[in-house]
RNA sequence: GCCCGAAUGGCGGAAUCGGCAUACGCGUCAGACUCAAAAUCUGAUAUGGGCAACCAUGUGGGGGUUCAAGUCCCUCUUCGGGCA
Numbered sequence: 001g002c003c004c005g006a007a008u009g010g011c012g013g014a015a016u017c018g019g020c021a022u023a024c025g026c027g028u029c030a031g032a033c034u035c036a037a038a039a040u041c042u043g044a045u046a047u048g049g050g051c052a053a054c055c056a057u058g059u060g061g062g063g064g065u066u067c068a069a070g071u072c073c074c075u076c077u078u079c080g081g082g083c084a
Stems, first nucleotide, its partner, number of pairs: 001083007010026003019067001027045006046057004060076005
């Protein structure tokens, strides 16, 4: 230099043919149970605003296509692999 793959919550990780972003697991927090704890069960868990209902933003960065993008296109960054 060229080619291929990857980047999504606090962590792992899913998202089918472009149509609910974060299923599921772990962790954490709250509650139940217990004398207390462990285990188990229930609920919550991106960020900001709001009493709430909700609203806005958010998939490595930037741009594009589209009514609609994690997904398609261009470019850049980082990581992994291959060729020379």